[in-house]
Molecule: transfer RNA
Organism: Thermoplasmatota archaeon
RNA sequence: GCUCCGAUGGUGUAGUCCGGCCAAGCAUAUCGGCCUUUCGAGCCGACGACCCGGGUCCAAAUCCCGGUCGGAGCACCA
Numbered sequence: 001g002c003u004c005c006g007a008u009g010g011u012g013u014a015g016u017c018c019g020g021c022c023a024a025g026c027a028u029a030u031c032g033g034c035c036u037u038u039c040g041a042g043c044c045g046a047c048g049a050c051c052c053g054g055g056u057c058c059a060a061a062u063c064c065c066g067g068u069c070g071g072a073g074c075a076c077c078a
Base pairs, nucleotide, nucleotide: 001074002073003072004071005070006069007068010028011027012026013025020058030046031045032044033043034042051067052066053065054064055063
């Protein structure tokens, strides 16, 4: 330098293929409540996210372009 993959709450992830039930699901953490003699467990609830910029579209986490970061492979190394 080229190619490919990935980036979603505090953490781990699903969803992206083929746009719309996403005002985004699940688990965990935290907080509140119930239960319990107490703790733990269990149950209920709350909390909080689409890496950045641009484009297309009635509508973008999703499609397109560029960038940043991380990973893998290839090439170069006279």